[in-house]
Molecule: transfer RNA
Organism: Candidatus Portnoybacteria bacterium RIFCSPHIGHO2_01_FULL_40_12b
């Protein structure tokens, strides 16, 4: 120095360019118990890493940027 991927909830991670951006597991409340787990049920919790672009519209496409991770040198 070059190539490649990844970056969405507090962690793990889904999400064909158009509806309200979602699951699990945590956390809170509730129901269930004598309590407690566990089970059900419900609530929060998100500047989709940043900046510019295309486009009637962008997490989703282009381009710079950052940060991590492989591989070449």
């Nucleotide at each position: 120095g070059g190539g490649c991927g990844c970056a969405u909830a507090g962690c793990u991670c889904a999400g064909c360019g158009g509806u309200u951006a979602g699951a699990g597991c945590a956390u809170u409340c509730g129901c269930c118990u004598u309590a407690c787990a566990c089970g059900c049920g419900a609530a929060a919790g998100g500047u989709c890493c940043u900046c510019u672009g295309u486009u009637c519209g962008a997490a989703u496409c282009a381009g710079a940027g950052u940060g991590c991770g492989c591989c070449c040198a």